Description
This is a predicted structure of a 1502-nucleotide RNA (small-subunit ribosomal RNA) from an uncultured Bacteriovoracaceae bacterium. Model confidence (mean pLDDT): 84 of 100. It matches the Rfam family "Bacterial small subunit ribosomal RNA". Rfam links the family to the GO terms structural constituent of ribosome and ribosome.

């Protein structure tokens, strides 16, 4: 750093997912060993048991006892002034846990303090004098269960109180000095007040002195607080107003200290859109994770700092607390109780219980460090050091290393050759971290104390005492650890997750939309690389994977760093307040800004550089570095700000002239309806057709007149005016704004514009008028499967008017305003100048407006392009995925309809934009086909064949399904075929290769079954090599396994071949070019053709595959050759029969001939058309054969071929017999026919093209025929199948179910064959059915065709009405291309890509899920009122009690009561959040539910 997912594909938008790091982690699976870390993130939930803040006998008073040892036995010593208690002192406010409340009385950063305090400690002054009364302890009497209380005596102090003294201390006054301020001081003078405690040790002259350690009192310091300011530190406006001590002033109180802190009066103020108030969430930083940063999350472990200590209040003492292990009260909740009363607080360490995914020993030590307390030994310390648990994380470290290829065995896979696993093992040499035994062994300890020595200090003192060096002696929990030595031994030490893409890393096998998998896209419906196993690989390792969270990618909230014409997104439009930004100059000033210096930005982290434990982690030192804030000093360009000037922006003035701008009046004509009178007389209206309607009660149609009401033809224009919404007949008043031209005048007055105000189509609503024509709603008539729609006929509201509301629109150029720059080319509208003119007719030109094109730029493209979507600058609005939803709640307006404002939950991996190709369209243009159309003849109706569905069966064997399945595979099912069925049988098989054994083979006879098998005989031995014994090749039985065998499945695994669009005229590449790309050009365009044939033009040039032509038949000739063919001339016969002969018909091999080549006319001087001459053919002459790139998962696996799967005494093989040929009945496809253009009888004419040896078979001959017999020719231009029909002549039927028709049956036969019962053809006699030209509908064909007659062949023993093929006869129509239908070009529009058989909407109906509404239930929080008031605290005359002081009066204290304030609580309300609630509203979603068919094409009504 990117990746993957919307699409057939592309670009772009945009959302989701992955890849990286991290983690107090948790789960699965595994686990070797150390080091340093790191552990209740939930119930601030309850807690058993222990320990966690105690110490001083050098403050004071009293003081045991157990043991021992004496004893006179009474006791006494010792323990011992010791334990333990209590007075007093200091400490318990530190240390350590917790984060529940705090959105600011918090943190964090700078300042203040001229408003404060400080015990122990440091330093340096000054003092330590003399009195008194008391009380615990202790005794003694009582009360209680206990906790504990009380009564009375009695004692001590460093305990309590007076006096003395004291000032740089405190207060007050004085006053001339004095810093510095806005405002305090400091100096001096004076007066008042205000203290103290003693211990030890030593010495002593016994008086005290000396140390020293307290005590008072005063300055100073350290080092710790308290208060106060700036400025930083969430989320919601769906919370917008909050507040009465509230804001500020005076007196007073109160505190260590300022202050409404509190309390009397007084004055109305104070905050808030720069977000007050509320709600909700939350300990704050240093730092921690990420990240290029800038940011984003976070606030475990360690550090500062707040707050808290069951809960709520509340003071006490004290330097210091409103105090975790302190006191009160008052709740909740545990224990104890003798029921009267009591005790308690682990958010300390370690433990239990709960809860939870989930967090550890009721260890060790004060040896280190720190701490209280001590003159000190010491004595305390769950801070703190040490261990243990846990892979919880970071970091080392190991599981061996070296050689070994028969590439072992074995595992897997295989194309059966192999390949891998794999030098991997084994084997062989070595080593020895870790592991076991054994043995050695630290560092971390410095001290204090004691002695000892030394020079101080005090002092008379070399004594004490007190510091200071220096030697000695003592201190380790951890731990016999952590390090070494030896020995031994490859011995005990490897898993986890993955393997389709992203993303490194592939096969088998099971499985069959099933089990599962999945972080996205997605796998899985029988060949899964994606599920689950193996076997192999990757990756990463004592860990590996998952969940989960954070950040990153994500430029996906865009300061760095994004947008708004169509992807989400300009407010419908104007004015203006605040803001926000602003024109030239000139001077000042010095907030922004910029340099310098400077305090500060704790420490630890972090980066860097060293350095210590073997190394790393990790620790220590050092730098730097903390991007922040204050100060002080300068600069002065730009911004701000102050004065001054200035005209270029903006206003105003004075002509002037265009306008459907506005308002208000009155007037005006045509038309439509309605009414009247008249003329007329049957129809009118309507529509795709039509019918509802109107009319003989006289319409429509015409003629005259008369009412009303809307709107204002032509002028009219991509023209004009307006902010925008919108403005059109004339006249007249009122009145806005833009615009030309000009000189003046003001001097920046301006831009934009959050709130706010105004204006705003059409519907609609309200009152009260109108109302002619239109016309929601409504009725009727039609359409239609339905038609609540489109068409029709009527119609109410509305549309008009006047007054009032609503306030929205694809209010659109989907483009917010203003300003400046940046080629042009056209066209108009409205003022103007120039030039010239008889004139504004033209010409050039200026400013405003309003189209069209268009360069450079931009755009994802389409586009935009001086009217910018280009360059830039200002201010506003608004947008961040689809869908839920512009919903719901709450608010705000509104009569109402509704409108502004606006969200979750769920849910999708899209959703969307722009252009590309393709398909499609009931789009649109050109063009073709037997596509219509003009004909001709047919199918559909009848019989009968034949093929399908269906039925039915033991079986009716499988297969083709619109065209492109159905007279198709089958160019032939009696049996075989044959795949079916049912019987009876075989198992290495009917065939094939390998082997063993035995016979050569081979012919053949009999028995026996349905039949196939099977019993049982006989003949008879070849050929090659051989040393004569055998061996081979060939063949047959027997036999074992390998294996054959399957018309068993999958045509959606496939090959090959085949249909079909379509003989359609398409359909591609290369190279250039275009376009970000997907592609495009070439293949589009003008012409033209049967044709992408050809021509011209062109960013194209050329090529391939199709077209065409070359091949084959045909239609004229010509030259070559004449049997079996032909016969014109000669001869001859019945006959080309013979002899001659090859001109001619033919035959069959090569030639020629036709190319638009000729002329004429059109086309562009092309291609080409059209006509014509000539030819035998004239414009591809006619037929054929030939089928691009591809579609249809089109057909075939039952033509072969094959992968996979199945079956193996059968799903293989054999045989008989049946069945594929059945039959209500439906379809296709043919035959044959209904009749006279015809049937029947007779006579008689002309073909081509083919077949023939298990063949065609002539002649003659028998039969009525079918055929028999018979045998000549002939392997074919020779012989034969072979008669051609139709037709022509002639007769005969006269329109009928017939002399039409031939179905169906009878009966007899014939052939053919093992056999014709089921099931064959034919043939003669009889029989004689439907059927009289055929309903919607449909089908084929443009000339040697249709039609219509016969022929011949495959297949075959037999057996066509089928199927190929041949020729005879021999039409009729084509104006045309509007329609149907199938193609082909270009174009349009698409929301379709499985591509219209497509896409898709909206009810209902069923499960599932969140959610609003909801009678109310019910919990929490909160507000303000009110009662009630513990405990404390301030206040208080009168009560009650009182040891120190007295001047004897009292003063000083304590109690009760009472007042104030107030926790808990109770009342009765109100706000605000959740819970849950019959019903109920709509939302989502859920392979195959109903109804219709709304969108997308002109989606059939845009």
């Nucleotide at each position: 750093a990117g990746a993957g997912u919307u699409u057939g594909a592309u670009c772009c938008u945009g959302g989701c997912u992955c890849a990286g790091a991290a983690c107090g982690a948790a789960c699965g699976c595994u686990a070797g060993c150390g080091g340093c870390a790191u552990g209740c993130c939930u119930a601030a939930c309850a807690c058993a048991u222990g320990c966690a803040a105690g110490u001083c006998g050098a403050a004071c008073g009293a003081g045991a006892a157990a043991g021992c040892u004496c004893u006179u036995c009474g006791g006494a010593g010792u323990g011992a002034g010791u334990a333990g208690a209590g007075u007093g002192g200091c400490g318990c406010a530190c240390g350590g846990g917790u984060g529940a409340g705090u959105a600011a009385u918090a943190c964090g950063u700078a300042g203040g303090u001229g408003a404060c305090c400080u015990a122990c400690c440091c330093u340096u002054g000054a003092a330590u004098g003399g009195g008194g009364g008391a009380u615990a302890a202790c005794a003694u009497c009582g009360g209680g269960a206990a906790a504990c209380c009380g009564u009375u005596g009695c004692u001590a102090a460093u305990a309590c109180c007076g006096c003395a003294u004291a000032a740089u201390u405190u207060g007050a006054a004085c006053a001339a000095c004095u810093u510095u301020g806005a405002a305090a001081u400091g100096a001096g003078u004076u007066c008042a007040a205000c203290a103290a405690a003693g211990g030890g040790u030593g010495c002593u002259c016994c008086g005290g002195c000396a140390c020293u350690c307290g005590u008072u009192u005063g300055a100073g310091g350290a080092a710790g607080g308290g208060c106060c300011u700036u400025c930083g530190c969430g989320a919601c406006a769906u919370u917008a107003g909050c507040u009465u001590g509230u804001u500020g002033g005076u007196g007073g109180g109160g505190u260590a200290a300022u202050g409404g802190c509190c309390u009397a009066c007084c004055a109305a103020g104070g905050c808030g859109a720069c977000g007050a108030u509320g709600u909700c969430u939350a300990g704050c930083c240093g730092g921690u994770c990420u990240g290029a940063g800038a940011g984003g999350a976070u606030g475990a472990u360690c550090g500062g700092c707040c707050a808290c200590a069951c809960u709520g209040g509340a003071a006490c003492u004290g330097a210091g607390a409103c105090a975790c292990g302190g006191u009160c009260c008052a709740g909740a909740c545990u224990c104890c109780u003798a029921c009267g009363g009591g005790a308690g607080g682990c958010a300390g360490c370690a433990g239990u219980g709960a809860g939870g995914a989930a967090u550890a020993u009721u260890g060790c030590g004060c040896a280190a460090u720190g701490g209280g307390g001590g003159c000190a030994a010491c004595c305390c310390u769950g801070a703190c050091g040490c261990a243990g648990c846990a892979a919880u994380g970071c970091c080392g470290c190991g599981u061996g290393a070296g050689u070994g290829a028969g590439g072992a065995a074995g595992g897997u896979c295989u194309u059966c050759g192999g390949a891998u696993u794999g030098u991997a093992a084994a084997g062989c040499u070595c080593u020895g971290u870790c592991c076991a035994a054994g043995g050695g062994g630290a560092a971390g300890a410095a001290g204090u104390g004691a002695c000892g020595u030394a020079a101080g200090g005090u002092u008379a003192a070399g004594a004490g005492c007190u510091g200071u060096a220096c030697g000695u002696u003592u201190u380790g929990a951890c731990g016999g650890u952590a390090c070494c030595c030896u020995u031994g031994a490859a011995g005990a030490a490897a898993g986890c997750a993955c393997c389709g893409g992203c993303u490194a890393a592939c096969u088998u096998c099971g499985u069959g939309c099933c089990a599962g998998c999945a972080g996205c896209c997605g796998c899985g419906g029988u060949a899964a690389u994606a599920c689950g196993a193996a076997g192999g690989g990757u990756g990463c390792a004592a860990g590996c994977g998952u969940u989960g969270u954070u950040c990153g990618g994500a430029u996906u909230u865009a300061u760095u760093g994004g947008g708004c014409g169509u992807a989400a997104a300009g407010g419908g439009c104007g004015c203006g307040c605040a803001g926000g930004c602003g024109g030239a100059u000139u001077g000042g000033a010095a907030a922004g800004u910029c340099a310098g210096g400077u305090g500060u930005g704790a420490a630890a982290u972090c980066u860097c550089g060293a350095g210590g434990c073997c190394u790393a982690a990790c620790c220590u030192c050092g730098a730097a570095a903390c991007u922040g804030c204050g100060c002080c000093u300068g600069a002065a360009a730009c911004u701000c700000u102050c004065a001054g000037u200035c005209u270029a922006g903006a206003a105003u003035c004075u002509c002037g002239g265009a306008g459907g701008g506005g308002g208000u009046a009155g007037g005006a004509g045509a038309a439509u309806u309605u009414c009247g009178c008249g003329u007329g007389u049957a129809g009118g209206g309507g529509u795709a057709a039509a019918a509802u309607c109107c009319g003989u009660a006289g319409a429509g149609a015409u003629g005259c007149g008369a009412a009303g009401g809307a709107a204002u033809a032509c002028c009219a224009g991509a023209g004009g005016c307006g902010u925008a919404g919108g403005c059109g007949c004339c006249u007249a008043c009122c009145u806005g704004g833009a615009c030309g031209a000009g000189u003046a005048u003001u001097g920046a007055c301006g831009c934009u514009g959050a709130g706010g105000c105004g204006c705003g189509a059409a519907a609609g609503c309200g009152u009260g008028g109108g109302g002619a024509g239109c016309a929601a709603a409504c009725a009727g008539g039609a359409u239609u499967a339905g038609a609540u729609a489109c068409c029709c006929u009527g119609g109410u509201a509305g549309u008009c008017c006047a007054c009032g509301c609503c306030g929205u629109a694809a209010a659109c150029g989907a483009u917010g305003a203003g300003c400046a720059c940046u080629a042009g080319a056209u066209a108009u509208a409205g003022c103007g100048g120039g030039u010239a003119u008889u004139g504004a007719c033209c010409c050039c030109u200026g400013c405003u407006g309003u189209u069209u094109c268009g360069a450079c730029g931009c755009u994802a493209a389409c586009g935009c392009a001086u009217u910018a979507a280009g360059u830039g600058c200002u201010c506003c609005g608004c947008c961040u995925g689809g869908g839920g939803a512009g919903u719901a709640c709450g608010g705000c307006c509104g009569c109402a309809a509704g409108g502004c404002u606006a969200a979750a939950a769920c849910u999708c991996a899209a959703a969307g934009g722009a252009a590309u190709u393709g398909a499609c369209g009931g789009g649109g243009g050109c063009c073709c086909g037997c596509a219509c159309a003009a004909g001709c003849g047919g199918u559909g109706g009848a019989u009968u064949a034949u093929g399908u569905g269906g039925u039915u069966u033991a079986a009716u064997u499988c297969g083709a399904a619109g065209c492109a399945a159905c007279g198709c595979g089958c160019a032939a099912a009696a049996c075989c075929u044959u795949a079916c069925c049912u019987a009876g049988g075989c198992u290495u098989g009917a065939a094939a290769u390998c082997c063993u054994a035995c016979g050569a083979a081979u012919c053949u006879g009999g028995c026996g079954u349905a039949a196939u098998u099977g019993c049982u005989g006989g003949a008879g031995u070849g050929c090659c090599c051989g040393c004569a014994a055998g061996g081979g090749a060939a063949u047959g039985u027997a036999g074992a396994g390998a294996c054959a065998g399957g018309u068993g499945u999958u045509g959606c695994a496939u090959g090959g071949c085949u249909g079909u669009c379509g003989u359609c005229a398409g359909c591609u590449c290369g190279u250039g070019u275009u376009g970000u790309g997907a592609a495009a050009u070439g293949u589009u365009g003008g012409g033209u053709u049967a044709a992408g044939u050809c021509u011209c033009g062109c960013a194209a040039c050329g090529a391939g595959c199709g077209c065409a032509a070359c091949c084959c038949c045909u239609a004229u000739u010509c030259u070559u050759a004449g049997u079996u063919g032909c016969c014109a001339u000669c001869a001859u016969u019945a006959a080309g029969u013979u002899g001659g002969g090859c001109a001619c018909u033919c035959u069959a091999a090569g030639g020629a001939g036709a190319c638009u080549g000729c002329c004429a006319g059109g086309g562009u001087u092309a291609a080409c058309c059209u006509g014509g001459a000539g030819g035998a053919a004239g414009g591809u002459g006619g037929g054929g054969a030939u089928g691009a790139c591809g579609u249809c998962a089109a057909g075939u696996c039952c033509u072969c071929a094959u992968g996979g799967c199945c079956c193996u005494u059968a799903u293989g093989c054999c045989u008989a017999g049946g069945g594929c040929u059945a039959c209500a009945c439906a379809c296709g496809u043919a035959a044959u026919a209904c009749a006279a253009u015809g049937g029947c009888g007779c006579a008689u004419a002309c073909a081509g093209a083919g077949g023939g040896a298990a063949g065609c078979g002539a002649a003659c001959u028998c039969g009525c025929g079918a055929g028999g017999g018979g045998a000549a020719g002939c392997g074919a231009a020779u012989c034969u199948c072979a008669a051609a029909a139709a037709g022509u002549g002639c007769g005969u039927c006269u329109c009928a179910g017939u002399c039409c028709g031939g179905a169906u049956u009878g009966a007899a036969g014939u052939c053919u064959g093992c056999a014709a019962c089921u099931c064959g053809a034919c043939u003669u006699c009889a029989u004689g059915a439907a059927g009289c030209u055929g309903g919607a509908a449909u089908c084929g064909c443009u000339a040697g065709u249709a039609a219509u007659c016969g022929u011949g062949g495959a297949u075959c023993a037999g057996c066509a009405u089928g199927c190929c093929a041949c020729g005879g006869u021999g039409a009729a129509u084509a104006c045309g291309u509007u329609c149907c239908c199938g193609g082909g070009c270009c174009u349009u529009g698409u929301a379709c890509a499985c591509a219209c058989c497509g896409c898709c909407c909206g009810u209902c109906a069923c499960g599932c899920c969140a959610u609003g509404g909801g009678a109310g239930u019910u919990g929490g929080u909160u507000c303000a009122a009110u009662c009630u008031u513990a405990a404390g605290a301030c206040g208080u005359g009168a009560c009650u009690c009182u040891a120190a002081c007295u001047u004897c009066g009292g003063a000083g204290g304590a109690g009760a009561g009472c007042g104030u304030c107030u926790a808990c609580g109770g009342u009765a309300g109100g706000g605000c959040c959740g819970a849950u609630g019959a019903c109920u509203g709509g939302g989502g979603u859920g392979a195959a539910g109903u109804c219709g068919u709304a969108a997308c094409a002109a989606g059939g009504u845009a």